[in-house]
Molecule: small-subunit ribosomal RNA
Organism: uncultured bacterium
RNA sequence: AGAGUUUGAUCCUGGCUCAGAUUGAACGCUGGCGGCAUGGCUAAAACAUGCAAGUCGAACGCCUGGAGCAAUCCAGGAGUGGCGAAAGGGCGAGGAAUAGAUUCCUACAUACCCAGAGGUCGGGGAUACCUCGGAGAAAUCCGAAUCAAUACCCGAUGUGGUCGAGAGACCAAAGGCUUGCCGCCUUUGGGGUGGGGAAUCUCCUAUCAGCUAGUUGGUGAGGUAACGGCUCACCAAGGCGGAGACGGGUAGCGGGUGUGAGAGCACGGCCCGCCGCAUCGAGACUGAGACACUGCUCGGACUCCUACGGGAGGCUGCAGUAACGAAUCUUCCGCAAUGCGCGAAAGCGUGACGGGGCAAUGCCGCGUGUGGGAUGAAGCCCUUCGGGGUGUAAACCACUGUCAGGGUCCGCCAACAACAUGAGGAGACCCAAAGGAAGAGCCGGCUAACUCUGUGCCAGCAGCCGCGGUAAUACAGAGGGCUCGAGCGUUAAUCGGAAUCACUGGGCUUAAAGCGUGCGUAGGCGGACUUGAAGGCACCUUGUGAAAUCCCUCGGCUCAACCGAGGAACUGCUUGGUGAACCACAAGUCUUGAGGUCGGUAGAGGCGGUCGGAACGAUAGGUGGAGCGGUGAAAUGCGUAGAUAUCUAUCGGAACGCCAAUGGUGCAGACAGGCCGCUGGGCCGCACCUGACGCUGAGGCACGAAAGCGUGGGGAUCAAACGGGAUUAGAUACCCCGGUAGUCCACGCCGUAAACGAUGCGCACUUGGUCGAGGGAGUUGAACGCUUUCUCGGUCGUAGAAAAAUUGAUUAGUGCGCCGCCUGGGGAGUACGGUCGCAAGAUUAAAACUCAAAGGAAUUGACGGGGGCUCACACAAGCGGUGGAGCAUGUGGCUUAAUUCGAGGCUACGCGAAGAACCUUAUCCUAGGCUUGACAUGGUAGAAGUAUCUUGGCGGAAACGUUGGGAGGCUGGUAUCCAAUCCAGAGACUAUCACAGGUGCUGCAUGGCUGUCGUCAGCUCGUGUCGUGAGAUGUCGGGUUAAGUCCCAUAACGAGCGAAACCCCUGCCUCUAGUUGCCAGCGGGUCAUGCCGGGGACUCUGGAGGGACUGCCGGUGUUAAACCGGAGGAAGGCGGGGAUGACGUCAAGUCCUCAUGGCCUUUACGCCUAGGGCUGCACACGUGCUACAAUGGCGCGCACAAAGGGAAGCCAACCCGUGAGGGGGAGCCAAUCCCAGAAAACGCGCCCCAGUUCAGAUCGAAGGCUGCAACUCGCCUUCGUGAAGUUGGAAUCGCUAGUAAUCGCUGGUCAGCUAUACAGUGGUGAAUUCGUUCCCGGGCCUUGUACACACCGCCCGUCACACCAUGGAAGCUGGUUAUGCCCGAAAUCAUUACUCUAACCGUUUGGGGGAGGGUGCCUAAGGUAGAAUUAGUGACUGGGGUGAAGUCGUAACAAGGUAGCCGU
Repeated sequence: AGAGUUUGAUCCUGGCUCAGAUUGAACGCUGGCGGCAUGGCUAAAACAUGCAAGUCGAACGCCUGGAGCAAUCCAGGAGUGGCGAAAGGGCGAGGAAUAGAUUCCUACAUACCCAGAGGUCGGGGAUACCUCGGAGAAAUCCGAAUCAAUACCCGAUGUGGUCGAGAGACCAAAGGCUUGCCGCCUUUGGGGUGGGGAAUCUCCUAUCAGCUAGUUGGUGAGGUAACGGCUCACCAAGGCGGAGACGGGUAGCGGGUGUGAGAGCACGGCCCGCCGCAUCGAGACUGAGACACUGCUCGGACUCCUACGGGAGGCUGCAGUAACGAAUCUUCCGCAAUGCGCGAAAGCGUGACGGGGCAAUGCCGCGUGUGGGAUGAAGCCCUUCGGGGUGUAAACCACUGUCAGGGUCCGCCAACAACAUGAGGAGACCCAAAGGAAGAGCCGGCUAACUCUGUGCCAGCAGCCGCGGUAAUACAGAGGGCUCGAGCGUUAAUCGGAAUCACUGGGCUUAAAGCGUGCGUAGGCGGACUUGAAGGCACCUUGUGAAAUCCCUCGGCUCAACCGAGGAACUGCUUGGUGAACCACAAGUCUUGAGGUCGGUAGAGGCGGUCGGAACGAUAGGUGGAGCGGUGAAAUGCGUAGAUAUCUAUCGGAACGCCAAUGGUGCAGACAGGCCGCUGGGCCGCACCUGACGCUGAGGCACGAAAGCGUGGGGAUCAAACGGGAUUAGAUACCCCGGUAGUCCACGCCGUAAACGAUGCGCACUUGGUCGAGGGAGUUGAACGCUUUCUCGGUCGUAGAAAAAUUGAUUAGUGCGCCGCCUGGGGAGUACGGUCGCAAGAUUAAAACUCAAAGGAAUUGACGGGGGCUCACACAAGCGGUGGAGCAUGUGGCUUAAUUCGAGGCUACGCGAAGAACCUUAUCCUAGGCUUGACAUGGUAGAAGUAUCUUGGCGGAAACGUUGGGAGGCUGGUAUCCAAUCCAGAGACUAUCACAGGUGCUGCAUGGCUGUCGUCAGCUCGUGUCGUGAGAUGUCGGGUUAAGUCCCAUAACGAGCGAAACCCCUGCCUCUAGUUGCCAGCGGGUCAUGCCGGGGACUCUGGAGGGACUGCCGGUGUUAAACCGGAGGAAGGCGGGGAUGACGUCAAGUCCUCAUGGCCUUUACGCCUAGGGCUGCACACGUGCUACAAUGGCGCGCACAAAGGGAAGCCAACCCGUGAGGGGGAGCCAAUCCCAGAAAACGCGCCCCAGUUCAGAUCGAAGGCUGCAACUCGCCUUCGUGAAGUUGGAAUCGCUAGUAAUCGCUGGUCAGCUAUACAGUGGUGAAUUCGUUCCCGGGCCUUGUACACACCGCCCGUCACACCAUGGAAGCUGGUUAUGCCCGAAAUCAUUACUCUAACCGUUUGGGGGAGGGUGCCUAAGGUAGAAUUAGUGACUGGGGUGAAGUCGUAACAAGGUAGCCGU
């Protein structure tokens, strides 16, 4: 510091997601030790049990026990009294200000402590406890008698204090013991602490806009420690609020903590400060202090005890229980330390605190060994089978001793003058043994880390993008690796990244975003100069900003975490001073901003009135006589009752042609015939006047197209709704005929539009060109013009801006001021609530849920029922076919035991198959057989009349099995020659092990090959240039071409693959060579023939060349390329034909040619064999053949090819047969011989338009040939039979010249053949092309696009189904908040005529005072009534969202087939 994700790619906008840090955490797997911290975040819901506040005998009396003879002492108990219990400890419910923080202020108080001054005298009456009596279950209570005090009361004194102007009035005390101490009273000061007040700051919500009667202030009184409506009486009517009152929601606040570069954002657990609370609510008492956590009274709820009469209780103290929950510990030890209370003290108490326990909850530290050790062991994994990895890792050898463990010792925590005192822990030394101690997550990209196997859109993964449909680095396992490490991951949460709420630091033409427009209030901002003062501001300064934390330095625990000391900091508030530039303020001045007076000027600016012509419709009349009208074509409609057309007259309403414009005016909406009246604003010009009067503008007010609404008019045209006619599958539309609201007027509403320049208003500044509109100035005598200035409206463009498109003085540039608005898409401009409206509806305006995008601009393609140019047998013009018939052949379907497989629009279908009777052939079917195999290689063992060849027998359908005969023996050594023997090798074969084999699957794992677009003219690259970029340019434009062919032009210049050329065939000529070809001339010979001698002239053959290049002429064209015409020439503009197929497309075809990964199979999916099938037939389609006849058929005669093939071959002559064919055998390995007869044509004859002398299917009979074999299932011949068919519907195919058409011939495959196929070859030999509107396909340029799997695209809405959240709803059930009324506990205060009454006075009758009871004010809880608000729920209902393959249509995207969209 960034990254992933929208697209085919790009740039931008924009959201989502990730990497980081953190936590009072939880969960999963795992877990050795120690230190320091932390640990109920949920139910402020409920609590068993124990403990958490006592102490003092030196304030007091009494009782009990003990000691003592006793006085008395010691210990204990309940009580009176004092002090404490208001601290400490817990929790965060409430509370948005009565709180907290910071800085100030003071109308106040203060037990205990310190210091100062003074005092402590004299009396009195009670009472608890105890005792007795009584009540009660208990808690507890009542009565009587008696007794004490530092308890209570009175008097005295008055340093002093309080009140008061003063005089004066009033106010105290307590004693105890250990005899010098502790107390007590009054008062002053101090420290510390507390009470009160002010300013500033402190969350969300306006779908909360008005709130307030003690309310705001005053006077007086009361009350308080003290100010104050704090309370009360009276008076006044105020007070608060857009700088957010009031209401609602949420929340303890701060020091600080987390994060962040910072500014910020989020948080407030532990520790410290403050506040609030103590079962819920109310109240006071005591006291220095409370309205009191472990006090009191009362009222609720709950729990417990009860003898039913009545009582008791409050863990949000420490432990602990149960409940809740994802989740949070021991019913521990000790007062040794620190502190607190009491006490003179010893001391007592202390769940504060100090410690230990539990928990990896966090941070920090340590360890699980160290060194050596290659044969790179075994195992496991991978493998190209060679090896590689785990890996010095292990084993093994040597060594060490941290931690845990065991033992021993003990100076420390310990401070005080000294002693004593340790709950718990630390430390030192010794011992033993590598022994007790490693896991978790991840490995597709982001993001470090890769392979195998399994699985097969299943199981599963996933933070985002996304993986998984048979080769998954993404699932699961394994091996290996990567990252952390006693932890590792996941989940949740905060900040960051996010400049994604933008103060630092964003935007608004088109991405989300400028209010439809103006006027104007508050507010914000504001021209020049002078003076004053000093609020802001700047500098210096005072006090404060607690400590802890953070940071720096130093120090203490072995280090660290942790802890200590010092410093800095705490960016703040505050005191005083100085300054006067700027902002603000006060006073004064000015004219340039703004406004005004005067003189001109343009205009559809507005309102009202009046007049006009054209058109239209209607009415009346005339003429006229059959149609009119309307459409793509029609029909409805009108018309003989006279339409349309035409003429005349009249009436009516609405709109204003030409002028007219790219023009003008207005704030916007908008405004157009002429004239008149009233009226607003602008611009220009000269001088003068006012003197900042200005700009913007939240709320507010006004205007505001069309549609719509109300009332009343009007109504010609047009025209929603509606009716009819068409169109259509349908047509509630588009088209046509009608037609009502409405359109028009007046008045009143509505308040919205794609109300748009999708661009708020104002001011200033920043190169220019040009056009238009309105004024002025100069020049000139005037006009036309020229120069110039101000204002308005356009266009092009510089700099700049912008994501780009674009914009560019009319800014989207550079700045300033103010307002409005935006923050991913959908849900939704919707719901609810409020406001407005007669209604329609408008305005304000969410959430749940859901997606990972939605979007802008531009790019390249593709596409368009967009455009332009252009090509092609694409159409047209022609010729001949197919589609109808029969047959052949292929395919589908059906059938079958099987009808093997593949090919499927063009680009499958006479295709693979250039030959299915067996074989071929495929496990396609039935049946039989073999299992190292029909074929290959290797290892091990055996291996000689064996393997093999030949010839038999038996079984069998054959394969095969079985059994005979004959032939059939290698090399080397021993070794010197031979033989034999022995050894070794080779070796068919046998057995066995590896393996072979597979036309089994996957052409969507592949290679190779092929088809198609298409022989279409395209496809690219280098460098340069342009663009942020994808990309563009080049390759576009003007010509031209068959062509991206060439030329010109040109930010391009060149180049490559294609085109062309090079290659082959063919057409002309020359040269050369002549055998098997040829034969003109010469010679010979024959019935005849190049037959022979010869010849190379010719044809021909086959080799080498020439020839054609727009080269020449004319014209056109840009002096070009090129085109047109011509000459010459065998051939002329590519002469004709072939081969040759760019980048790519179709996951096109082929695993069954071949090759090949993976999978499957292995006595079978392999191999062998027999038979069958591939030929099956209701039917459908494709491709062909033969025909339907006279341009013909038949018969007879007769002529002319090319190119091929031939040895397991072609086969001549001759003979036989009607013929197929048979016999025969010459010649030929072929320019020699053979196949081989060409056929159409031509000549003659017959047929005479008919199902025929056409046509030949089918069937019968008899034969021939091939072959082991023609039944399924071959071909041919002869004789006989003689079907459909008389030119073919919709539709559709081929062909532009030696072409179509037509006619034969040949070849491959092949024993034969289904060939009418296919591939070649020659013979005869046309017609037509005006042309490019249309159909199909292609190319180039351009345009639109919401398409990119690319129009066979995309995509909308209803309906149906499932699920989800949500609105409405008769109601129902809760919560909260006020208000009215009723009732009203306890308590304070007030009052009281009743009852009682020790202290004082009086003298006894009483007084004063007090207590109780009663009453009143106030009031908690409760009741009741009508509301408000907020939740939950609700039959039914509304829309919304989501969901692989549902239904209906086709609305949008292209001119989307009626341009689309906005408002109504």